The part of an RNA shown here (small-subunit ribosomal RNA, central domain) has 346 nucleotides and comes from an uncultured bacterium.
The RNAcentral record of the full RNA draws on Greengenes.
Its mean pLDDT, the model's own confidence on a scale to 100, is 86.
Context: one part of a larger RNA
RNA sequence: UUGGGUUUAAAGGGAGCGCAGACGGGUUUUUAAGUCAGUUGUGAAAGUUCGGGGCUCAACCUUGGAAUUGCAGUUGAAACUGGAGACCUUGAGUGCGGACGCGGCAUGCGGAAUUCGUGGUGCAGCGGUGAAAUGCUUAGAUAUCACAAAGAACUCCGAUUGCGAAGGCAGCAUGCCAGGCCGUAACUGACGUUCAUGCUCGAAAGUGCGGGUAUCAAACAGGAUUAGAUACCCUGGUAGUCCGCACGGUAAACGAUGAAUACCCGCUGUCGGCGAUACAAUGCCGGCGGCUUAGCGAAAGCGUUAAGUAUUCCACCUGGGGAGUACGCCGGCAACGGUGAAACUC
Numbered sequence: 001u002u003g004g005g006u007u008u009a010a011a012g013g014g015a016g017c018g019c020a021g022a023c024g025g026g027u028u029u030u031u032a033a034g035u036c037a038g039u040u041g042u043g044a045a046a047g048u049u050c051g052g053g054g055c056u057c058a059a060c061c062u063u064g065g066a067a068u069u070g071c072a073g074u075u076g077a078a079a080c081u082g083g084a085g086a087c088c089u090u091g092a093g094u095g096c097g098g099a100c101g102c103g104g105c106a107u108g109c110g111g112a113a114u115u116c117g118u119g120g121u122g123c124a125g126c127g128g129u130g131a132a133a134u135g136c137u138u139a140g141a142u143a144u145c146a147c148a149a150a151g152a153a154c155u156c157c158g159a160u161u162g163c164g165a166a167g168g169c170a171g172c173a174u175g176c177c178a179g180g181c182c183g184u185a186a187c188u189g190a191c192g193u194u195c196a197u198g199c200u201c202g203a204a205a206g207u208g209c210g211g212g213u214a215u216c217a218a219a220c221a222g223g224a225u226u227a228g229a230u231a232c233c234c235u236g237g238u239a240g241u242c243c244g245c246a247c248g249g250u251a252a253a254c255g256a257u258g259a260a261u262a263c264c265c266g267c268u269g270u271c272g273g274c275g276a277u278a279c280a281a282u283g284c285c286g287g288c289g290g291c292u293u294a295g296c297g298a299a300a301g302c303g304u305u306a307a308g309u310a311u312u313c314c315a316c317c318u319g320g321g322g323a324g325u326a327c328g329c330c331g332g333c334a335a336c337g338g339u340g341a342a343a344c345u346c
Stems, first nucleotide, its partner, number of pairs: 004317003007300002012314001014201004021194003025088007033081002035077008048066007091191001092188003095184004100179001103177007110154001114150002117147005125136002162169002206247006216240001220236004258313006266291009295302002319346003328339004
């Protein structure tokens, strides 16, 4: 609750697709559902209101009119909204040409590092810390050289860089798939925007089954520190970290800023195209950044990538705690997730 809001005070759904719904470009003809006008019926009485009358006045009573904002019928109007028909090209989409990218999936390959193994050299320590100790080591460690193996991650380039709807994406090569951008204006002719329910995607951790396991490392063990030390530090170390299939569906899933369209001073850097080409380094389109005018804002700040000016649609908020809890329902193997109160209290 006919109101005000959602960057930071409560509040933008994690993201996309999209049915219903809501909203929707230009010209023209028509219709008359919405809309507007006239008229008819009805809208009981009392009450209300205006004029008049009766009780000495008033309250009260009475008479005439109005209102009764409504509903139904009927006759018209045609600007706007809606319906029907015809057409248009600017919105939207397709085609053609061009370049672009850590966009996705799959396969193959590469070097450095790490650890382990085998062999060589070699002798007494190594490792670790604030200092130590646990630990490893004469059964030869650490160090160093050679060979071999395994798994995971890709140094430099690398950047307010780029791509993706979001989550996210980085060694190299190939194949397949997708994307936006620029140019052109050949084609379609409003095919659009948003989207409750729904469907799909969704970091990390987690779960099930099967593999793999080099590193790191919850839990756990030991050594220290300490009054204690279930920690911080050290030595080890299992799940996990990796792959396949399936589940789960949450994050400070953040720009703490929903999507779309139009309009509104400028300066500057950079990425991809176009144009112009060394007589150039002006200009156009699309991204990513910095500063700023008006305006906005409680301020911080935002400022053509708006938090400005407007419109459309969706989501959400309504004092703190109790509480994202309880109960119920739905989903899940479980963990838990979604929905989501109240008493009481300040």